[in-house]
Large-subunit ribosomal RNA, domain I from a Lachnospiraceae bacterium, 542 nucleotides, folded computationally. The coordinates come from a structure-prediction model, not an experiment, and the mean pLDDT is 84.

Context: one part of a larger RNA
């Protein structure tokens, strides 16, 4: 020095555990904000560094309920207090709520600096306290230039907005990598990103629709139709619709004609405007005839059920000789069950504790069902006249969007230039024309079925179990970076601290006794304690 065995050390694998995650289900909720949000800064405790709570009224104040013996958070100890005159705690409603932040009196290097006006503190200076003082938009009033009327402008008052938020939604803008085995049309993809906006959903929506000579009758979503018809350097790829089956189901209001009324244009006439009625699509106005009732309703008001936000109560087991530190295990003998879900208790408990089943409960707030009221809803005939959304429809050029890449390319949108008709009219049915059929654009609203989950409650898992599961068993912390940003590691004594008084060695660290404990080879570097690695002892080989 190698090998082997044994015993230790080191190390933290493995096993077991779970405070934490992950995914989903069912309900709820789906916004917060100038009445100052989200997010923070700084304070606040007898003592107080951190977290949590709270705000100079500061781990809290008031009140209404619940609850019933302890309490002053995590978090021990000490001190001092509070509590059956009901504390702590739980729930509802209030009060207070510094400074920053849209931040809004002005400024600013956020949490700071500097003001003005009015009022109060008996008066005055100072000081203090309270309120107000941003911008934009809308409405109203006043004032009011160039420039006569006017308008612009200005001022004041009232109302609104602003910012934040996980995804979902609508719109604007809009890539590239990539694929095409290169690459340019194409694809990726109208995706990502950026911007604007809204809601609990959004958008769409009551046919100028489809269809095909039969018919359907708003929209949305799902299953088919169908990877079909098509589109496509006919490459890569892209990719419908009718129709059928289901979910849901709901239809309405203006403009105009006409009537009434008020006003304006100097004014009889003519025209325009406001308000009210009328009317809404195969119609209406108008004329005539008849008459007034109901279903229904998404609008408005009243009303207020279920439910939600604390809780209450809740059956039934003992024994001992067994083992053990410990009984819930074994044994013996019982009981309950609308409860044998689950968790805890010194191992493994239906009957010990918390619960569970079935049931009960609200002063207050939220919630809004049923109901009631208001409001909106009416028929037949006639066919002379009137009305029925214009820089619109359409056209040409250029684009976009349609599954459809210019194609035979309709339909839809529109940047430029043009530009109708008036119901005997107009649009569509995939160039275009005819016939036929369907519909009525150029105004608006509309639940449900659909999408999503930051958040709340209840629950589930052939999900994880500390190199896993979220990045975090907590942390966006420590740390890194000028910054945007990046971003960890780290769980387990024991049933109970009973956390080792005392003695000895040592400067200490540490150890040896003693003691606790079932166990200390559970001693805080603490469950188990693998391997690598190190050491000691013995054997053996050289």
């Nucleotide at each position: 020095a190698g090998c082997a065995u044994a015993u230790g050390g080191u190390g933290g694998a493995u096993g077991c555990c779970u405070u934490g995650g992950c995914a989903c289900u069912a309900a709820g909720a789906g916004c917060c904000g100038a009445u100052g949000a989200a997010a923070g800064a700084c304070g606040u405790g007898a003592u107080a560094a951190g977290c949590u709570g709270c705000g100079a009224a500061a781990a809290g104040c008031u009140u209404c309920g619940g609850g019933g013996a302890g309490g002053a958070g995590c978090a021990a100890a000490u001190a001092u207090c509070c509590g059956a005159u009901g504390a702590u705690c739980c729930g509802g409603a209030g009060a207070u709520g510094u400074c920053u932040g849209a931040a809004u009196g002005g400024g600013g290097a956020a949490a700071c600096c500097c003001a003005c006006g009015c009022a109060g503190g008996a008066a005055a200076a100072c000081c203090c306290u309270g309120c107000g003082u941003a911008u934009c938009c809308c409405u109203g009033c006043a004032u009011g230039a160039a420039c006569a009327c006017a308008u612009a402008g200005u001022g004041c008052a009232g109302g609104g907005a602003g910012g934040g938020g996980a995804a979902c939604c609508c719109g604007g803008u809009g890539a590239a990598c990539u694929g095409a085995a290169a690459c340019a049309u194409c694809u990726a993809a109208g995706u990502a990103g950026c911007c604007g906006g809204a809601g609990g959903a959004a958008g769409a929506g009551a046919a100028a629709a489809c269809a095909a000579c039969c018919g359907u009758g708003a929209u949305u979503c799902c299953g088919g139709g169908a990877g079909u018809a098509g589109c496509g350097g006919c490459g890569a790829g892209c990719g419908a619709a009718a129709c059928c089956g289901g979910a849901a189901g709901a239809g309405c209001c203006c403009a105009a004609a006409c009537c009434a009324u008020g006003g304006c244009g100097c004014g009889a006439g003519c025209g325009c405007c406001g308000u009210g009625g009328g009317g809404u699509u195969c119609g209406g106005a108008c004329c005539g005839c008849a008459c007034a009732a109901a279903a229904c309703c998404a609008c408005u008001g009243c009303a207020g059920a279920a439910g939600u936000u604390a809780g209450c109560a809740g059956a039934a087991u003992g024994g001992c000789c067994c083992u053990g530190g410990g009984a819930a295990g074994a044994c013996c003998a019982g009981c309950c069950g609308g409860a044998g879900a689950g968790g805890g208790u010194g191992a493994a408990a239906g009957c010990c504790c918390c619960g569970u089943a079935a049931g009960c409960g609200a002063a207050a707030a939220c919630g809004g069902a049923a109901g009631c009221a208001g409001g909106g809803a009416g028929g037949c005939g006639g066919g002379a006249u009137c009305c029925a959304g214009a820089g619109u429809a359409g056209g040409u050029c250029g684009a976009g969007a349609c599954a459809c890449g210019u194609g035979g390319a309709a339909c839809c949108u529109u940047g430029a230039c043009u530009g109708a008709a008036g119901g005997a009219g107009c649009g569509g049915g995939g160039a275009c024309c005819a016939c036929c059929c369907c519909g009525c654009a150029a105004g608006g609203c509309u639940a449900a079925a659909u999408a999503c989950u930051a958040c709340u409650u209840a629950g589930u898992g052939a999900c994880c179990g500390a190199u896993a599961g979220c990045g975090c068993a907590u942390a966006g912390u420590a740390c890194u970076g000028u910054g945007a940003a990046g971003g960890a590691a780290a769980g387990g004594u024991g049933a109970a601290a009973a956390g080792g008084a005392c003695c000895c060695c040592g400067g200490g660290a540490g150890g040896g006794g003693a003691g606790u404990g079932a166990a200390a080879g559970a001693g805080a570097a603490c469950c188990u304690g693998a391997a690598a690695c190190c050491a000691u002892a013995u054997g053996u080989u050289u």